Description
The RNA shown here (c-di-GMP-I riboswitch aptamer) has 77 nucleotides and comes from an uncultured Geobacteraceae bacterium. Rfam family: c-di-GMP-I riboswitch aptamer. Rfam's curators write: GEMM was predicted in a large-scale screen for bacterial structured RNA regulatory elements.
[in-house]
């Protein structure tokens, strides 16, 4: 220096439920709340899933489904 990512510490994110708002819907935002997360940070590029219209295609949602790209904290044998 690279790979692996245990233990410990600090910091971070926030599933379900409930409430309010937005959207035809999937779903999103805020509050509440922690099931979990070392990329559960970011990017819809590929696949998947979901929604709407249409008819075999178009538009949208999901990064907490997988792959890919990119940035990145601590850190032993």
């Nucleotide at each position: 220096a690279a790979g692996u990512a245990a233990c410990a510490a600090g910091a971070g994110c926030a599933a379900a439920c409930u409430c309010a708002g937005g959207g035809u819907a999937a779903c999103c935002u805020g509050a509440u709340g922690a099931c979990g997360c070392a990329a559960a940070g970011c990017c819809a590029c590929g696949a998947g899933u979901c929604c709407a219209g249409u008819u075999u295609u178009u538009g949208g949602a999901u990064a907490g489904u997988c792959g890919g790209g990119u940035u990145g904290c601590c850190a032993a044998a």